RNA sequence: UUAUAUAUUGGGCAAACCUGUUGAAAGGCAGGGACGCAAAGCCAUGGGUCUAAGAACAGGAAUGUUUAGGAUUGCCAGGUUGCCUUU
Numbered sequence: 001u002u003a004u005a006u007a008u009u010g011g012g013c014a015a016a017c018c019u020g021u022u023g024a025a026a027g028g029c030a031g032g033g034a035c036g037c038a039a040a041g042c043c044a045u046g047g048g049u050c051u052a053a054g055a056a057c058a059g060g061a062a063u064g065u066u067u068a069g070g071a072u073u074g075c076c077a078g079g080u081u082g083c084c085u086u087u
Stems, first nucleotide, its partner, number of pairs: 005087001012037002017032006035074001041080003045077003048072003054067005
């Protein structure tokens, strides 16, 4: 220095659900709450997934179908930053 296994300090984050708020929605934010997480810190760069306001098409109409400039980093990968240091 690299790989695998194992241990650990101080701690950190916060799923579902509830309340409020915001958004067309998916979802986000705040408070409560802990399912879990060694990056469950950050970035929407690639893929996946979710929604469809607007747009296009169909229809007499109701409405339907398609579509991401929207969302998701606690879906995967990538980039980047951080904490600890037993055998």